[in-house]
RNA sequence: CAAGUAGACCGGGUGGCCGCUCCUGUGAAGGAGAGGAAAGUCCGAGCUCCCCCAGGCAGGACACUGGGUAACGCCCAGAAGGGGCAACCCUAUGGAAAGUGCCACAGAAACAUACCGCCCCGCCGCAAGGCAGGGUAAGGGUGAAAUGGUGAGGUAAGAGCUCACCGGCGCGCCGGGUGACCGGCCGGCCGCGGCAAACCCUGUCCGGAGCAAGACCGAAUAGAGGGACAAAUGGGAAGCCUGGUCCCGUCCCCGGGUUGGUCGCAUGACCCUGCCAGUAAUGGCAGGGCUAGAUAGAUGGUCACCGUCCUUCUGCGGAAGGAUACAGAACUCGGCUUACAGGUUUACUUGACCG
RNA sequence: GGGCCCAUAGCUCAAUUGGUCAGAGUCCCCGGCUCAUAACCGGGUUGUUGCUGGUUCAAGUCCAGCUGGGCCCACCA
Repeated sequence: CAAGUAGACCGGGUGGCCGCUCCUGUGAAGGAGAGGAAAGUCCGAGCUCCCCCAGGCAGGACACUGGGUAACGCCCAGAAGGGGCAACCCUAUGGAAAGUGCCACAGAAACAUACCGCCCCGCCGCAAGGCAGGGUAAGGGUGAAAUGGUGAGGUAAGAGCUCACCGGCGCGCCGGGUGACCGGCCGGCCGCGGCAAACCCUGUCCGGAGCAAGACCGAAUAGAGGGACAAAUGGGAAGCCUGGUCCCGUCCCCGGGUUGGUCGCAUGACCCUGCCAGUAAUGGCAGGGCUAGAUAGAUGGUCACCGUCCUUCUGCGGAAGGAUACAGAACUCGGCUUACAGGUUUACUUGACCG
Repeated sequence: GGGCCCAUAGCUCAAUUGGUCAGAGUCCCCGGCUCAUAACCGGGUUGUUGCUGGUUCAAGUCCAGCUGGGCCCACCA
């Protein structure tokens, strides 16, 4: 210098004028006012209600190991497998020897098999060959997939049938690691296809609904309306069942009234700085800080100068024009995912050149 | 703001618990019939299964993430 890998961060600035929401103040006036994703609503919680408690069923989610956390499907560190020359990246990664199911077409056969071929024996035939029985998965052929590979021995022909090397498997022993797992040794085996993002099994966790939850005040109005269930040995729960407890009706439809206010609702698993523990995620301690609360929904408009990028012109000083992303609170947090003009920065890898 | 559902030809719908080349009706085009049109008869074109990835030998179907569309939810007596 070029190409690349992994992170962290910014994402317009200053001033004037005119406005909007909230807070403080008698008033004049002063102060505060969108984001890294506020988004998708995909996970996990706080909070509130479902009268409450216990057990079971159904249902759902997750799935290598260890740790972090309020919790998680998130994060950190590692293992195994795969990709890349490398930095590094990816993985829904438990169980297919618990069971069921599926594997189209092709093929003899898709999990138990003989189509061609090879071999043996029998019969027929002069022979070529034909028929019947049996053995054989070494060869051909089909397929996404056909049950260790190569060589030698062996055999009627073959075959882990035997042996050598390689590969794999489960058991045993030894060593290391908390563990997933790794390394080694001797003996044994080569059977046992794939799919669990098919049912399922195993383990762990989970009650449901959601701030339009819910609580209070005020205003207005019409419930002798219709229906379903039940008839107290009964009925009633926001999935269902059982038991206790509690209650004595519960639910649906139709009709009527209102479109007001307050709380929930801004001090929180909060933010910043420093130190300590830890590889890290994170945790602990100390000090400091208060940082939007609207309700048809405020956080804006305009002017000037500057910044960044692009194009054109140039007397290389600059000038003119254009662009400046994605988006935007609605109870609140922790994550994930997706969108994003342009820019800053750290660490590392590979290659080339120079000293 | 919160909850739920859907997407297959221009339109309306199918597609066996993943299987061979995704099919019907209608619309459209061509031909026939008719003096001509309609109706009728015959033939034909119809598709990135909303998009992008993944699992699988194989995806309209299973899984994940996006895109677009639709429906419901206030309080009082």

Predicted 3D model of RNase P RNA and transfer RNA as a complex of 432 nucleotides. Rfam match: Bacterial RNase P class A. The prediction has a mean pLDDT of 78.